A computed fold for a 475-nucleotide part of an RNA from an uncultured organism, annotated as small-subunit ribosomal RNA, 3' major domain.
The prediction has a mean pLDDT of 81.
Context: one part of a larger RNA
């Protein structure tokens, strides 16, 4: 000087507390773990691993396993010779569009000699090639403490030094923000502000829109309107006013006014460092190690196994409900190998096919919600697990292994021990809609909006952190 202390003092966060939902019980999904496995590739382990890489395992992807194959090689440069290149069919090999062999066909420019590029073969080198090892050799990038307020250097003063000071003291604050004092001065890196959407107003512009007026097949449809909506570029707008508090400060409290009032709300933005955190299986690199195999191609099985534990969710135990029937109201995204209207079919869909490179057309129906009706407390008309049948539909293939219909079939479960999570407002909660991946396949994840509570006395106490003092036999 640090770190620490079941030492004080201040102080903040959904830390607790005051409250609303959950999870831990059930049945699934998914991810570990452990057990099985010829193999079930790897890595990720307290917060900070377990819906996590993976934003989508039937092939492929794929690394693992079982088989058949090739060895300058599946892809690169280079050097010589040859050959257009190189497609289309048969057939053996258990299977294979690996590999290998047989026959045919087809031929760029140019009369022609010939002739370049790319592409194939052979040939021998210099080599390729590895998701092989370690993240405790590295870069890069990320996680967490932590969006917490801190960190840190110059010259100065001081101390023998190490080090102090400045950053401490008194008030203030979301903030080492900001006043004020003061061996301190005056800077950096962080805070805040510059930036993104949102929330009010103008201007500009009309393919959204429709107040007025006319016409109308009663649809903004059409003439026609830029008034309002609305889109999207570019600007006002809260650094202010008044009153009490307060050290005449900083600020704090209360008020008009205002669409917005004390950082309006939201996002991005993450200092100096810790954790030899993670990652050589994005990518990058040193070494070490394979080199007719640890490289490489191709079938097929596997990553989907199951007596069991643990996380994360989803769908329920019902009446604030469940099922039928009418009926109303969004935001944001998406589409040419696409999104598909409208007709057809009990459905999941199927075929014909109009308009759309989308404010123009289509996905698309928004759910919940409102009205009616029926069910009456019961394992049911509540919940849908499993499982037989018949279908759809993607793709070469759905048994191992997809998702969806349709009928049947109705298993646990009647509010979850100990324990433990999230949340303080357009927030929980509860309801659907969209995309990314993608041929298919979504309960996840990443986004829209609808409907929308309760409570916060307060800082004793648990956690976790800042400042400062104080003790230490630790550094």
């Nucleotide at each position: 000087u640090g770190a620490c202390g079941g030492g004080g003092g201040c102080c903040c966060g959904c830390a607790c507390a005051a409250g609303c939902g959950g999870u831990g019980g059930a049945g699934c999904a998914u991810g570990u773990g452990g057990u099985a496995u010829a193999a079930u590739u790897c890595g990720a382990c307290g917060c900070a691993a377990c819906g996590c890489g993976c934003u989508g395992a039937u092939c492929c992807a794929u690394a693992g396993c079982c088989g058949g194959g090739c060895u300058a090689g599946a892809a690169a440069a280079a050097u010589a010779g040859g050959g257009a290149a190189u497609g289309c069919g048969c057939u053996a090999c258990a299977a294979a569009u690996a590999c290998a062999g047989g026959a045919g066909u087809g031929g760029c420019c140019g009369u022609a000699a010939g002739g370049g590029a790319a592409c194939c073969c052979u040939a021998g080198u210099c080599c390729a090639g590895g998701u092989g090892g370690g993240g405790c050799a590295u870069g890069g990038c990320u996680g967490u403490c932590c969006u917490c307020a801190g960190c840190c250097a110059g010259a100065g003063u001081u101390u023998u030094g190490a080090g102090a000071u400045g950053u401490u003291g008194g008030g203030g604050u979301a903030a080492g923000u900001c006043c004020c004092g003061c061996a301190a001065c005056g800077a950096g890196c962080g805070c805040a502000a510059c930036c993104c959407c949102u929330g009010u107003c103008a201007u500009u512009a009309g393919u959204u829109c429709c107040a007025u007026c006319a016409g109308u097949u009663c649809g903004g449809c059409u003439g026609g309107g830029c008034a309002c909506u609305u889109u999207a570029a570019u600007g006002a707008g809260a650094u202010g006013c008044c009153g009490g508090c307060g050290u005449c400060a900083a600020g704090c409290c209360g008020g008009a006014g205002g669409a917005a009032g004390g950082u309006g709300g939201u996002g991005a933005u993450g200092a100096c460092g810790u954790c030899a955190a993670g990652u050589c299986c994005u990518c990058u690199u040193g070494u070490c190690c394979c080199u007719u195999a640890u490289g490489u191609c191709c079938g097929g099985g596997g990553c989907u196994u199951c007596a069991c534990a643990c996380g994360u969710g989803c769908u329920a135990c019902a009446a604030u409900g469940g099922u039928c029937g009418g009926u109303a109201c969004a935001a944001a995204g998406c589409g040419c190998a696409g999104g598909g209207a409208a007709a057809c079919g009990g459905g999941a869909g199927g075929g014909u096919a109009a308009g759309c490179c989308a404010a123009u057309c289509g996905c698309a129906a928004a759910a919940a919600g409102c009205c009616g009706a029926c069910c009456u407390c019961a394992g049911u008309a509540g919940a849908g697990a499993u499982c037989a049948c018949a279908u759809u539909u993607u793709g070469c293939a759905a048994c191992u292994a997809g998702a969806c219909u349709g009928c049947a079939c109705g298993a646990a479960g009647c509010a979850g021990g100990a324990a433990u999570c999230g949340c303080u407002g357009g927030u929980a909660a509860u309801c659907u809609u969209u995309g990314a991946u993608c041929a298919g396949c979504a309960g996840g994840c990443a986004a829209c909006g609808g409907u929308g509570a309760a409570u916060a006395c307060g800082u004793u106490c648990c956690c976790g952190g800042g400042c400062u003092u104080u003790g230490u036999a630790c550094a």